Predicted 3D model of a 1503-nucleotide RNA (small-subunit ribosomal RNA) from a metagenome. It matches the Rfam family "Bacterial small subunit ribosomal RNA". RNAcentral holds the sequence, with entries from SILVA. The coordinates come from a structure-prediction model, not an experiment, and the mean pLDDT is 83.
RNA sequence: AGAGUUUGAUCCUGGCUCAGAACGAACGCUGGCGGCGCGUUUUAAGCAUGCAAGUCGAGCGGCAAGGAGGGUGCUUGCACCUUCCCUAGAGCGGCGAACGGGUGAGUAACACGUAGGUGAUCUGCCCUUAAGUUUGGGAUAACUCAUGGAAACAUGGGCUAAUACCGAAUAAGCUCACAUCUCUUGUGAUGUGAGAAAAGGAGCCAUUGUGCUCCGCUUAGGGAUGAGCCUGCGGCUGAUUAGCUAGUUGGUGGGGUAAAGGCCUACCAAGGCUACGAUCAGUAGCCGGCCUGAGAGGGUGGCCGGCCACAUUGGGACUGAGAUACGGCCCAGACUCCUACGGGAGGCAGCAGCUAAGAAUCUUCCGCAAUGGGCGAAAGCCUGACGGAGCGACGCCGCGUGGACGAAGAAGGCCUUUUGGUUGUAAAGUCCUUUUCUCAAGGAAGAAUAAGGCAGUCUGAAGAGGCUGUUGAUGACGUUACUUGAGGAAUAAGCUCCGGCCAAUUACGUGCCAGCAGCCGCGGUAACACGUAAGGAGCGAGCGUUGUUCGGAAUUAUUGGGCGUAAAGGGCAUGUAGGCGGUUAUUUAAGUCUGGUGUGAAAGACUGAGGCUCAACCUCAGAAACGCACUGGAAACUGGAUGACUUGAAUUCGAGAGGGGAAGUUGGAAUUCCUGGUGUAGGGGUGAAAUCUGCUGAUAUCAGGAAGAACAUCUGAGGCGAAGGCGAACUUCUGGCUCUGAAUUGACGCUGAUAUGCGAAAGCGUAGGGAGCGAACAGGAUUAGAUACCCUGGUAGUCUACGCUGUAAACGAUGUACACUUGGUGUCGGGCAGGUUACUGUUCGGUGCCGAAGCUAACGCGUUAAGUGUACCGCCUGGGGAGUAUGCCGGCAACGGUGAAACUCAAAGGAAUUGACGGGGGCCCGCACAAGCGGUGGAGCAUGUGGUUUAAUUCGAUACGCGAGAAACCUUACCAGGGCUUGACAUAUAAUGGACAGCCAUAGAGAUAUGGUCUUUCUCUUCGGAGAACCGUUAUACAGGUGCUGCAUGGUUGUCGUCAGCUCGUGCCGUGAGGUGUUGGGUUAAGUCCCGCAACGAGCGCAACCCCUACUGUCUGUUACCAGCGCGUUAUGGCGGGGACUCGGGCAGGACUGCCGGUGACAAACCGGAGGAAGGUGGGGAUGACGUCAAAUCAGCAUGGCCCUUAUGUCCUGGGUUACACACGUGCUACAAUGGUCGAUACAGAGCGCCGCGAUACCGAGAGGUGGAGCAAAACGCAGAAAGUCGACCUCAGUCCGGAUUGGAGUCUGAAACUCGACUCCAUGAAGUUGGAAUCGCUAGUAAUCGCGCAUCAGCAUGGCGCGGUGAAUACGUUCCCGGGCCUUGUACACACCGCCCGUCACACCACCCGAGUUGGGGGUACCCAAAGCCGCCAGUCUAACCAGCAAUGGAGGACAGCGUCUAAGGUACGCUUAGUAAGGGGGGUGAAGUCGUAACAAGGUA
Repeated sequence: AGAGUUUGAUCCUGGCUCAGAACGAACGCUGGCGGCGCGUUUUAAGCAUGCAAGUCGAGCGGCAAGGAGGGUGCUUGCACCUUCCCUAGAGCGGCGAACGGGUGAGUAACACGUAGGUGAUCUGCCCUUAAGUUUGGGAUAACUCAUGGAAACAUGGGCUAAUACCGAAUAAGCUCACAUCUCUUGUGAUGUGAGAAAAGGAGCCAUUGUGCUCCGCUUAGGGAUGAGCCUGCGGCUGAUUAGCUAGUUGGUGGGGUAAAGGCCUACCAAGGCUACGAUCAGUAGCCGGCCUGAGAGGGUGGCCGGCCACAUUGGGACUGAGAUACGGCCCAGACUCCUACGGGAGGCAGCAGCUAAGAAUCUUCCGCAAUGGGCGAAAGCCUGACGGAGCGACGCCGCGUGGACGAAGAAGGCCUUUUGGUUGUAAAGUCCUUUUCUCAAGGAAGAAUAAGGCAGUCUGAAGAGGCUGUUGAUGACGUUACUUGAGGAAUAAGCUCCGGCCAAUUACGUGCCAGCAGCCGCGGUAACACGUAAGGAGCGAGCGUUGUUCGGAAUUAUUGGGCGUAAAGGGCAUGUAGGCGGUUAUUUAAGUCUGGUGUGAAAGACUGAGGCUCAACCUCAGAAACGCACUGGAAACUGGAUGACUUGAAUUCGAGAGGGGAAGUUGGAAUUCCUGGUGUAGGGGUGAAAUCUGCUGAUAUCAGGAAGAACAUCUGAGGCGAAGGCGAACUUCUGGCUCUGAAUUGACGCUGAUAUGCGAAAGCGUAGGGAGCGAACAGGAUUAGAUACCCUGGUAGUCUACGCUGUAAACGAUGUACACUUGGUGUCGGGCAGGUUACUGUUCGGUGCCGAAGCUAACGCGUUAAGUGUACCGCCUGGGGAGUAUGCCGGCAACGGUGAAACUCAAAGGAAUUGACGGGGGCCCGCACAAGCGGUGGAGCAUGUGGUUUAAUUCGAUACGCGAGAAACCUUACCAGGGCUUGACAUAUAAUGGACAGCCAUAGAGAUAUGGUCUUUCUCUUCGGAGAACCGUUAUACAGGUGCUGCAUGGUUGUCGUCAGCUCGUGCCGUGAGGUGUUGGGUUAAGUCCCGCAACGAGCGCAACCCCUACUGUCUGUUACCAGCGCGUUAUGGCGGGGACUCGGGCAGGACUGCCGGUGACAAACCGGAGGAAGGUGGGGAUGACGUCAAAUCAGCAUGGCCCUUAUGUCCUGGGUUACACACGUGCUACAAUGGUCGAUACAGAGCGCCGCGAUACCGAGAGGUGGAGCAAAACGCAGAAAGUCGACCUCAGUCCGGAUUGGAGUCUGAAACUCGACUCCAUGAAGUUGGAAUCGCUAGUAAUCGCGCAUCAGCAUGGCGCGGUGAAUACGUUCCCGGGCCUUGUACACACCGCCCGUCACACCACCCGAGUUGGGGGUACCCAAAGCCGCCAGUCUAACCAGCAAUGGAGGACAGCGUCUAAGGUACGCUUAGUAAGGGGGGUGAAGUCGUAACAAGGUA
């Protein structure tokens, strides 16, 4: 520090996701040790048991047990009495219990933090200073005696003490009152008057005292510590909470408090808070800090420390220095427990522990040895604070699980091309070490000191006491840490991952299954992504997962973002608060800058040291702490004050332009209607029609009249207005703007939340108006439908007035204002200068276009900025849900404004690029259309396919007479049945037997089986045998498969398409995809060629080179040929011969736009012509660019993988592939007279032939048979070519057309023609009379028509491949259909229009909204009842101290009772808010391939 993910690719915007760090964590797998930390985050839920606050006998009365002494009785070891010591338990009294410990419910608050104030306060114990501690009195617990009660406990009588309680004395610098001065209000000082204290205990003695010492006690001052109260500033969310407040805000009097204060009360006034967010609601203890981050920030507040709050819930006071009190009290509520039913008891959010909850959090441990706390004079006691141990890998840190050598690179595993590779020096083995472990032994520090002793010193008369030094008991941890010895590699490794991000790969299994997944995404038979194994990578006593926070995220942007089109400028203006603000002078010092002081606790963090062997951890020192407060200084800038200025702004005067606004008046053209005239059959409307209108006279035309609305031409890159918007003319009223030059004011300015006004169209209300147009509606068309587009009508509305609405793609999708920054060219309104009156130059203000720099993702913007800056406002933060729900506000309503969430997706989007596509455009081509000729589609038959059927109708293709260039058996792959299992076929080994083969017979459907017969291989030989080849049997490796996958493949092929295209190098342009070149102007069959050009060249294609054919020459000449010569024949190149011709085979020539004319750009080229056998590629063929279709083929062949192995292999017989209601394709034959039949007769080419072609001849009516000459073929044969020509009949009919079908008889091939061949003859004589919609081929030797041959083949073409004969018609042309090429345009397509995609409906699931109601929570208001308690009142009962009194008694005071105010809980009523639930209703989202249409994207077919 970045990365993945939107696309075919690109750039941008933008979200989602990942890599990092952290944790009081949890879960999974695993687990050796030690140190240091941490450990109920959930229900402030409930708790059994034990412990967590006591102590003081040196305050007091008193005392069980025990110890010591004395005395008595005497049964000399017991009882009683007494004194002393020691105190248990309980009591009075003092101090403590308000600390320490826990928790975070409440609290948005002076609760907390920070800085201050207290002239408004208190403070036990402690320190210090001063003074004192005199003298009296009456009670009461304990105890005892009774009573009640189950208990808890209570009541009464009696006795007693104190450092308990009370009176009196004395007392100041204390308190109160008054007065004076000072000062910041109650501060300080002075004076007068009044008032207010106390307690003793222990010890000591050369001096027993008015003694001394110590600890106490009282009063007063000061300090320290702690606390109370007040204030400035700071730190959460929501405006879908906008108004809140009655003790409320202030004053006066009174009360209350330690203390200010509405803190409380009576009266008076009417205030107080709030957009700088009151009130309300939600959430939350706050901070030092902790986590993260470069920082700024963001998140958090567990451990440790500070503060606050709470202690079962709510209320209340008492005591006290301090509490409204966790382990105190009273009352009320809930809950739990005891009970004798009458009543009682309790509060773990202390330490352990339990139950429940939960993903989840420990021992009912040891000790007061240390530190700290309480009490005590002290010893000491208490202390779940604390110190330790235990449990938990929960975290951090450290250590170990061994080290060295060791290649036969062992075995095993895994992979493999079978050779090897890898695990791997890893192991084994040899040598070594002992951290750790086990056993044993030794063994620190934590302990300082207390009491006491000794020494010194201080005070004092001395003792006692204080201080200093020294000595001096005490260890929970603890069998401690640590050290030493012995033993022995001995006791110790896992987890996650390996497609990309992201380090690390192979095999097998699985087969969209099982599963994985953080995102993108993997898995449908070769998965580097699932599972396992091997190997590898990472970390390591841990490793992963989940959750949460920050980071990355500049993705809320202060640092540090944006708003033309990606999300985002308010519809426009006026203007309030607010923000910002021209030039200059003086002053001030709020901001600002700079010093000083205080504070910013400690811990933590940082730096530097130090201590545990290191580290974690701990200790010390320093720096820092950006903050706040006080104080000194500076004065540039901002602010404040005062004065001045003119350039910003405004005003006056002079001109000017204008559809700016409002009202009124007027005008002509057009339209419709009405009246009348002329006139006659249509008019109107459309793609075509119809509805409609018209003989009751329309349309058309003429004249007159009426009505309403809009204002042609002028009219534009034009004008005006803030925007919406404004267009006939004139008049009136009125707003703004521009220019010129002078004058005046003197910053009066800019922006603008809330607010106010204006605001198209449609819509609403009332009243008018209504010609035309025209939602709704009706009818006619169109259509599968057509609630549309088109047509005929037509109501609201459109118009006017007055109101409302307040929205638009209200757009320049661009807020307002100001300033600055090269230009060119139009146009509108002014000014100035020149001028020959054309205009030119310059300047101010508008409005357009093109463009520099610059900006921008690009497109584009560009002085009218989207450039560079300033000020202010508005708005945005992924898509969908949704501008929806709900609440509130506005509106008559329609609706508008404000405006979410759950849930869901990994995208949605902008600009540009390349393609593809368009019922977009331009140019061009093709039998593409058109022009023609002949067909198909109708019939019958043939053949192929689909479908159906079947035991099987084998398989593939779907380009359907295709693979198949021949299915009776075979073929054959299918079915039925019968057989075989090393196999029908190949190779090898071992054993064994034998030649094999052939022939015959029997059984059988055959395969096969059995028997017989015939025959006996080659080489060597020591003749015993051995070896080789071949055959059979047995055994093992293996064979075999037309079984699957053409979507694992090779090879081959089809198609677009013989279309003219497809690319590359370098350069240039662009951020980039990419472009350029290859586009453009011409031209061509052609990216063919020429010209131009930021391109210049090149490659694969095109063309040419190759073959056939058309002409000529030349060479050659048999089997071909025969002109001339000769022979011969009825006749024939039959023969001699010839090399002329035809012909065959070679080799050459020839055609190149070469020549001429024209057009064209002086080009390429085109048009015409000449010559020529052939003319512009002469005709035909072969030849098929980059690529597309996962196109076809595993059944031609080859081949990976998978599958079968007495069968999916193999052999055989029979059957099937030939089925048949039907549908389609391709053909044949026809429907007839351009014909049919009969007779006669002429002319080809190219082929084929020995398992062959087969002549002459004979037989048969024929297919054919007999027979066999000739011929391996320019020789013989197939072989008669047919249409044609000549002649005859038929005369338009289901026929002398047509031949299907059927019956009979035959021929041929073949073991075999039943299923299932072809052909012949006789007989039969079906459909069919030219074929609907639709559709195919063909542009010349072509179509059409005629026959011939060949391959396959025993036999079997109407198919296929070839061959020749006869031999046309038409092409104006490119509008349209189809296909293609180039350019351009649009695009939401890229699997590329067979694309994409919208909405309803149906089904399932999910979350949400409304909802009659219903059930809880919260707080509010009003009222009722009112516990405990404080306070007040009262004087009923009782009453020790004090006063009076001789006393009785009275008084003061007190306690209780009673009454009152306040008030918790409770109750009633009302409305608010929030949550749960709900019949039913509603839309939304997501789902497999559902239904209906086709709205959008192309002109998306109505933009």